The RNA shown here (c-di-AMP riboswitch aptamer (ydaO/yuaA leader)) has 148 nucleotides and comes from Syntrophomonas sp.
The sequence was found by an Rfam model in a public genome assembly.
Taxonomically the source falls in Syntrophomonas (Bacteria, Bacillota, Clostridia, Syntrophomonadaceae).
Of the family's consensus pairs, 92% are formed in the model.
């Protein structure tokens, strides 16, 4: 200066969730390493109240329609209130395959204590899951390989 795919058993992603050692024929048990949560002085913050409050985690926070009920009324209506469903957004958070920006596109869930917990050395305890994924973004910088 060129290439960095016209290539493939690729691999890669979210998340703390991974690696070691011992028993065992094996699922699997158990102990550590690491990573990750939780409760828990001082001081320092808070000043509340069944309107419960609180924890994991990105997953909060409002609108707008229908429906059901409850309040209102002599019965209605409007109006409000609570649940239920859809639908539009949003605090926020991933991916785009070495980094960064733009652009593009997703998600925006759920569980859990159990009446009680701010922050917090020491110290006590829990957890280490599940899920997906196949081949076209653009500009900048790194990095390697060829060649000169």
């Nucleotide at each position: 200066u060129u290439c960095u795919a016209u290539a493939a058993u690729a691999u890669g992603c979210c998340g703390a969730g991974u690696c070691u050692u011992c028993u065992g024929a094996a699922u699997a048990g158990a102990a550590g390493a690491g990573c990750g949560g939780g409760g828990g002085a001082a001081c320092c913050a808070a000043u509340u109240a069944u309107u419960g409050g609180g924890g994991u985690u990105a997953a909060u926070c409002a609108g707008u329609u229908u429906g059901a009920g409850g309040u209102g009324u002599u019965a209605g209506a409007a109006g409000u209130c609570u649940c239920a469903a859809a639908u539009c957004g949003u605090a926020g958070g991933g991916c785009u395959a070495c980094c960064c920006u733009u652009a593009g596109u997703c998600c925006g869930a759920a569980c859990c204590c159990g009446u009680c917990a701010g922050c917090u050395a020491a110290c006590c305890u829990c957890g280490u899951a599940g899920g997906c994924u196949u081949a076209c973004a653009a500009g900048g910088g790194a990095a390697g390989a060829a060649u000169u």